[in-house]
Overview
The part of an RNA shown here (large-subunit ribosomal RNA, half B) has 1181 nucleotides and comes from a Candidatus Woesearchaeota archaeon. Model confidence (mean pLDDT): 82 of 100.
Context: one part of a larger RNA
RNA sequence: AUCCGACUAAGGGAAUUCGGCAAAUUGGCCCUGUAACUUAGGAAUAAGGGGUCCCUGCUUUAGUAUCUGUAUAGGUGCCAUAGCAGGGUUCAAAGAUCAAGAUGGUCCGACUGUUUAACAAAAACUUAACUAACUGCUAGCCUGUGAAGGUGUGUACAGUUGGUGACGUCUGCCCAGUGCUAGUACUUCAAACUCCGGUCCAACGGAGCUAAGAGCUGGUAAACGGCGGGGGUAACUAUAACUCUCUUAAGGUAGCUAAAUGCCUUGCCGUUUGAAUGACGGCCUGCAUGAAUGGCGUAACGAGAUCAUCGCUGUCCCUAGUUGGAAUCCUCCGAACUCUUUUUUCAGGUGCAAAGACCUGAGAUUUCCAGUGGGAAGUGAAGACCCCGUGAAACUUUACUGUAGCUUGUUGCUGUGAUGUGACUUAUGACGUGCAGUGUAGGUGGAAGUUGCUAAAGCGUAGUCGCUAGGUUACGUGUAGACGAUAAUGAAACACCACCCUUUGUGAAUUGCAUUACUUACUAUUUAUAGGACACCAGCAGGUGGACAGUUUGGCUGGGGUGGCACACCGCUGAAAGGAUAUCAGCGGUGCCCAAUGGUUGGCUCAGAUGGGUCAGAAAUCCAUCAUAGAGUGCAAGAGCAAAAGCCAGCCUGAUUGGACUUCCAAUAAAACGAAUUCCAAACACGAAAGUGUGGUCUAGCGAACCUCUAUGUCCUCCUUGAUGGGGGCUAGAGAUGACCGAAAAGUUACUCCGGGGAUAACAGAGUUGUCUCCCCCGAGAGCUCAUAUCGACGGGGAGGCUUGCUACAUCGAUGUCGGCUCUUCCUAUCCUGGUUGUGCAGAAGCAGCCAAGGGUGGGGGUGUUCACCCAUUAAAAGGGAUCGUGAGCUGGGUUCAGAACGCUGUGAGGCAGUUUGUUUAAUAUCUACUGGAAAUGUUAAUUAUCUGAUAGGAAGGACCAUCUAGUACGAGAGGAACGAUGGCCCGGCGCCACUGGUCUACCAGUUAUCCGAUAGGGUAUGCUGGGCAGCUACGCGCCAAGAGAUAAGUGCUGAAAGCAUCUAAGCACGAAGCUUACCUAAAAAAGAGAUAAUCUGGAUACGAAUAGAAGAUUCGUUUGAUGGGACAGGUGUGUAAUUUUCAAGGUUCGCCGAGAAAGUAAGCUCGCUGUUUCCAAUAA
Repeated sequence: AUCCGACUAAGGGAAUUCGGCAAAUUGGCCCUGUAACUUAGGAAUAAGGGGUCCCUGCUUUAGUAUCUGUAUAGGUGCCAUAGCAGGGUUCAAAGAUCAAGAUGGUCCGACUGUUUAACAAAAACUUAACUAACUGCUAGCCUGUGAAGGUGUGUACAGUUGGUGACGUCUGCCCAGUGCUAGUACUUCAAACUCCGGUCCAACGGAGCUAAGAGCUGGUAAACGGCGGGGGUAACUAUAACUCUCUUAAGGUAGCUAAAUGCCUUGCCGUUUGAAUGACGGCCUGCAUGAAUGGCGUAACGAGAUCAUCGCUGUCCCUAGUUGGAAUCCUCCGAACUCUUUUUUCAGGUGCAAAGACCUGAGAUUUCCAGUGGGAAGUGAAGACCCCGUGAAACUUUACUGUAGCUUGUUGCUGUGAUGUGACUUAUGACGUGCAGUGUAGGUGGAAGUUGCUAAAGCGUAGUCGCUAGGUUACGUGUAGACGAUAAUGAAACACCACCCUUUGUGAAUUGCAUUACUUACUAUUUAUAGGACACCAGCAGGUGGACAGUUUGGCUGGGGUGGCACACCGCUGAAAGGAUAUCAGCGGUGCCCAAUGGUUGGCUCAGAUGGGUCAGAAAUCCAUCAUAGAGUGCAAGAGCAAAAGCCAGCCUGAUUGGACUUCCAAUAAAACGAAUUCCAAACACGAAAGUGUGGUCUAGCGAACCUCUAUGUCCUCCUUGAUGGGGGCUAGAGAUGACCGAAAAGUUACUCCGGGGAUAACAGAGUUGUCUCCCCCGAGAGCUCAUAUCGACGGGGAGGCUUGCUACAUCGAUGUCGGCUCUUCCUAUCCUGGUUGUGCAGAAGCAGCCAAGGGUGGGGGUGUUCACCCAUUAAAAGGGAUCGUGAGCUGGGUUCAGAACGCUGUGAGGCAGUUUGUUUAAUAUCUACUGGAAAUGUUAAUUAUCUGAUAGGAAGGACCAUCUAGUACGAGAGGAACGAUGGCCCGGCGCCACUGGUCUACCAGUUAUCCGAUAGGGUAUGCUGGGCAGCUACGCGCCAAGAGAUAAGUGCUGAAAGCAUCUAAGCACGAAGCUUACCUAAAAAAGAGAUAAUCUGGAUACGAAUAGAAGAUUCGUUUGAUGGGACAGGUGUGUAAUUUUCAAGGUUCGCCGAGAAAGUAAGCUCGCUGUUUCCAAUAA
């Protein structure tokens, strides 16, 4: 010196800084006084001002004790309270401790309160209040598998849930979407049930019926949410009350606004300032304000955010001094981390591109101590950013798949009735008209009889059916027959019996649906009753269902994302003349089409040009000639094609079936799909035939397994046999995976985690240098004339490695990231200062070059800023590098964690190189380096003393102003120098303390509180306050030349090459703040280790010390002594001690009490200073 605390500072007073952070100011009580605003309560201790101590006396009001014949009164004593007057002291009286700085503007939140224990206290949460929804109690909501429990032993003035958030004033439009809610003729719709098919049964298939839900129709925004564009128009212009048009569910109303919301943006104007990216007030062109996701105001409140003013200050200019502890030093105790080998560095180079260890050069004797933190890409932590992983977790949702829950239907628990209406079974009736036929003939079979006093036929009445002919039933009457067969008609012939069909009636059994009743299951309970086959519970089925669960959420990629598809194919180029060959290389295509655009046979020749020709034109159709393809060929390109592969026509289906190779896919061993070629066989087409034909002239036009479907068949197989039916297989097709050799699949993470990666991004480095900065060449032109005083187009060539890019080489078992502060060094492309040249240089001031890096290059405003802008100065306010120098040096405003808000975005979780507020910066230094301090050895005997100076360091100075020169030179004037000399000022450096200022925890004095009983004298809070020697210091004082040498640009002399000219070639001379000296400091360890002188001895420990000091060291002294202490004297500081005496306002019991004053007293106290003095200690060893 430093750190942690404490104190004080002249002058200035926030200039510091992101920001008054920190510190200082203020502070208690009493009196006075107190604004805007206001919810009238506050604001308010507003602000501002005064008082405060001691002594003496008087008065007021209480308490208490006591006395008094007057008693709510008086006297006395004690204790308290309020006030007045007089006297007195100090720098200062709330004297210490304790103890608000104040005010004004704005934002946010009303307030008190709560919160992330350990980085966020806030604007977040809560809150009273407002509002919406659910809920009638066996409620609703919540917990639980359940029994059950909470709300609540409460009952809508109650409980629960959501939103907004006091108060004031308001709260607009939209119901299309998504929710919620009500309804629903109709549509859709599961299981169960019914019917049908299924050779009997069954699997199974089909149909019917049908709940909720959905469709459909309404309602609802203080539900989730949303709230446009274009054009024209007014008699200056501008603007648009007005108007046209597109469009929507509706098109943002009131209010507010560059805002906690505004990108552009430091918007524009005003106020504030010398200067304002700030603040406030306005404006409105609102990227992207806006009304209970509440809008706008708002008194009070706030450890909230922000701006300003006053006061105040060491925040700063610019530092200094003091002090306690630590550090340092001594003694004792005594870890941990660490440890590849080691270490003596520096510069340049090299190297995986940033080396103590490699190369070259330089430096370097060894060791220790205290410090500083440049390096060890130092330590700490398998990087949190980024990417990757067919990693994880949490969260979200209209991802996928499920589950609880809720809801609906049905079955069971589950019983008895009534009414209505269906289904089915059964019983019993009835019904049945073609023509012909006596006639109302259902079908088939049997059948020659059946039926009749248990009353036939007929007749009457009534009902019903009806094809209008009649049938049939009941009742009455009637009293003995009636019907069939035969015959006729006809497809069928009749009585009677049996089995049925169509339509239909009635009864019964079973059963469905709807309504309704009952009580016995069951439920509740207060055991009175109430409910009731419902509900609960259980099974099955439909709907709903991020409440919950399990998962998924592609690849390529000049990082990833966004974009794209370079992910399956085809043509050409790239591709380097075999084949093969990459890029998010270049130019283009495919995911078809065609029953003719296919096969064959035959025929024909195109595009274009020229000439000719009616309408007819440049171009229509016609003729002639020329025409190697300049056309056409379904589609991209390439290849191919002329009695054709093009164009036209005839006939056809070879665009067929089966089989075997081959080629490409896939250059190599294997290899799927797909595509193509060749051949054999069959049956065909065309052609007279040879022959051609297995789609399109060739190269693109495509697709596994599982699953489903279709086709074929004396096929195989399973269900004991047969039959039927069903399943499986074999063969061939179809249905698709375009991420195209083919999972069934959405997001977020800043709350994050794990494993990895420098295979891969952000910082920095490296390489490169498009971009950037600078330079050069050319010279069109500008400059009155004139390219080159100055400027310089269009072009061209470079340098640098400060910008921004590119690359991804080093680093992801971590190299701390912007800016500022601090401190150092280097470069020059020079801003100033020095020298010099040209000038469109008269002078002055400039402009442009050349040399030159010694020194200098500053202070403020707003902003986190670098930068940029502004203010006032200045000789000038140059530009850069050093890991965008510098966080084991600081800061932490910005960026970039976790909280929160706004705008925008997203359904949401969330997100935003958008904004805003808040937010932990580790460490005792091992090595090296550096700054200092010591020790040892060497230097050829040693010691002491005095030197030399190789080398190293320094800037030790730098600039400016004024005066004289001189109002001179110059100039028409206006203006206006220089060489040289002198003085001053600022910055810088070194030193000092007589002065001035600061400090002064030595010291002196005053005083507060308290303790030592009081006094005296002290302790504690350095208590505070006023002074202050020495010392240390700056704000004080002193000093900080000239010269010489060699040069740069430049100026010259002489002078050739080159008879001239020429500063140069030989030679000679000048020439700068720059270089070397000069000056100061270190320096014999300068290994080339130096010199001189003296001596034979010397030095150290130890002891007393300071002109020295962290420890060591250094220096002085050591009795032949003033080294230290003491004593005395001098001087210094403070400011007049104690005791005593006198005085003192007053009081008095007359004894005395009394703050204070005066005298003695320039006293007393004091001393790190000076001197004197051997009293003590420097003895002894």
Its Rfam family is "Archaeal large subunit ribosomal RNA". The sequence was found in a public genome assembly.